[in-house]
RNA sequence: CGGGGUGUAGCGCAGCCUGGUAGCGUAUCCGUCUGGGGGGCGGGGGGUCGCAAGUUCAAAUCUUGUCACCCCGA
Numbered sequence: 001c002g003g004g005g006u007g008u009a010g011c012g013c014a015g016c017c018u019g020g021u022a023g024c025g026u027a028u029c030c031g032u033c034u035g036g037g038g039g040g041c042g043g044g045g046g047g048u049c050g051c052a053a054g055u056u057c058a059a060a061u062c063u064u065g066u067c068a069c070c071c072c073g074a
Base pairs, nucleotide, nucleotide: 001073002072003071004070005069006068007067010026011025012024013023020057028044029043030042031041032040033039050066051065052064053063054062
């Protein structure tokens, strides 16, 4: 320098291809069961979807640029 992959809740990930309410597990908090611990069950909070711009009635999703990390090539 060129090509590819990944980036979404504290952590691990799905959703993207095919635009239409942002989800799952775990953690955390509350309630409950238990003599207590551990655990079970029910519920709550937590996200400008890496960043910026464009397209669109509408973008995590499509387009462009860019940043970080990883891989391959030179």
Molecule: transfer RNA
Organism: Draconibacterium sp.